[in-house]
């Protein structure tokens, strides 16, 4: 420095799910608890994918006016959804 593994040693993170008078249109995200689980389940939205629809646009009901619904649409999310770049313990080669 490459490649490999997680058996062991010392660690680390936290899924469902509860609670918060957080935040958000929403998808979600935060915080506390709390383990299904992870060798990158660390960071980074660069590609997909997915997931939602403020917004916009169009198409339909209706109305003096307000307004519903549906159909698309990321500039939003999701890094525990794949990959990709980036740091990286402790083992073996």
């Nucleotide at each position: 420095u490459u490649c490999u593994g997680a058996a062991a040693a010392a660690g680390g993170c936290a899924a469902a799910c509860u609670u918060c008078a957080c935040c958000g249109a929403a998808a979600g995200g935060g915080a506390a608890g709390g383990a299904c689980g992870c060798a990158a389940a660390g960071c980074u939205c660069u590609g997909a994918g997915c997931c939602u629809g403020u917004u916009c646009a169009c198409u339909g009901c209706a109305u003096g006016a307000c307004g519903c619904a549906g159909u698309g649409u990321a500039u939003g999310g999701u890094c525990g959804u794949c990959a990709a770049g980036c740091c990286g313990c402790c083992g073996g080669a």
The RNA shown here (c-di-GMP-I riboswitch aptamer) has 93 nucleotides and comes from Alkalicoccus urumqiensis. The sequence was found by an Rfam model in a public genome assembly.